[in-house]
Molecule: transfer RNA
Organism: Patescibacteria group bacterium
RNA sequence: GUCCCUAUAGCUUAACGGAUAAAGCACGGCCCUCCGGAGGCUGGGAUCGGGGUUCGAUUCCUCGUAGGGACG
Numbered sequence: 001g002u003c004c005c006u007a008u009a010g011c012u013u014a015a016c017g018g019a020u021a022a023a024g025c026a027c028g029g030c031c032c033u034c035c036g037g038a039g040g041c042u043g044g045g046a047u048c049g050g051g052g053u054u055c056g057a058u059u060c061c062u063c064g065u066a067g068g069g070a071c072g
Base pairs, nucleotide, nucleotide: 001071002070003069004068005067006066007065010025011024012023013022018055027043028042029041030040031039048064049063050062051061052060
């Protein structure tokens, strides 16, 4: 330098172009308990950035950014 893949919550993963973006772990609160790090209930928290297509974009297209890989 060329090409390919990936980017969603603190972490790991879901979401035929269509309902309020779902779950596990973690975290906060409450209950339970002699104590709680075990158990039960409950709550907050996310789509890498810009632009485009579409009635509608996490999803499709494009340009970047970051990470990984192949070739040179």